Context: one part of a larger RNA
RNA sequence: CUGGGCGUAAAGGGCGCGCAGGCGGCCAAUCAAGUCAGGUGUGAAAGUCCAUGGCUCAACCAUGGAAGUGCAUCUGAAACUGGUUGGCUUGAGUACUGGAGGGGGAAGUGGAAUUCCCGGUGUAGAGGUGAAAUUCGUAGAUAUCGGGAGGAAUACCGGUGGCGAAGGCGACUUCCUGGACAAGUACUGACGCUGAGGCGCGAAAGCGUGGGGAGCAAACAGGAUUAGAUACCUUGGUAGUCCACAGCUGUAAACGAUGAGAACUAGAUGUAGGGGGAGUUGACCCCUUCUGUGUCGAAGCAAACGCGUUAAGUUCUCCGCCUGGGGAGUACGGCCGCAAGGUUAAAACUC
Repeated sequence: CUGGGCGUAAAGGGCGCGCAGGCGGCCAAUCAAGUCAGGUGUGAAAGUCCAUGGCUCAACCAUGGAAGUGCAUCUGAAACUGGUUGGCUUGAGUACUGGAGGGGGAAGUGGAAUUCCCGGUGUAGAGGUGAAAUUCGUAGAUAUCGGGAGGAAUACCGGUGGCGAAGGCGACUUCCUGGACAAGUACUGACGCUGAGGCGCGAAAGCGUGGGGAGCAAACAGGAUUAGAUACCUUGGUAGUCCACAGCUGUAAACGAUGAGAACUAGAUGUAGGGGGAGUUGACCCCUUCUGUGUCGAAGCAAACGCGUUAAGUUCUCCGCCUGGGGAGUACGGCCGCAAGGUUAAAACUC
């Protein structure tokens, strides 16, 4: 390289947008680049293959022919691919109508609770644990009532329920804003799919500057436990957790460990949103249908586990990735970063 693969054995990029590239619906006409047919030229000799002949045979040699899958050129064909032109509506999209939603951003507001401060009542304990101690408390704690401050998180609803490309999103109100879905009409007329590079988004932790700091809590200190205890338990406690920045970082078991799009292939049952029908005061219920989300399962697939119209089934298009274990996601170099580090990524050696 080919081949074979990528849920769990090595292997799907964390996710999106998208230039180039690859691939691309139906009908008609046309061109003839790809494609196909035929002709001509060329494809040296030797060699190879076939036939005949010469050394007694053979090897070997001679003569003739074939082949030389190719290239160039000419003529022709027009189904397919491609180019051009014209048309179409089923792919894709737009408008109108409608309901659903923790989708995103900004501002404001609320209640419960913890902590702290002030005041009242009140007195000797309170905390904490397996048991304790450190700790707090007669300078009045804990408990309880009233008032106040501040920060963070939003009980119940809450649900294999919803939304989002992923990360993720949960009190309430207002403003700004993205997407999906349903029903039908109208319109555009292939405008599509994928996507190396590139650009953007990207949990937590971490970093920079400035705020904020209630609770929690790496580090740290103390008390226990223990043979020891740099731990588990406990009392404290600082970064951090929170906010701002067109700030930085760019990684996760970023997982469904399952790339995106399209088509096809039994059913059963639940649930969310919408539509149609029937019935009704209404809730609700029944039938049917679309979209999403679960469970179980025909066929099929699979090493098995299992997957099974949300495929890991049957196919097509495009991208990413794998190639024995260790060395190693390391060294060196490049690029990026304030740093931490990230990314790209070997070899010797060894089994």
Molecule: small-subunit ribosomal RNA, central domain
Organism: metagenome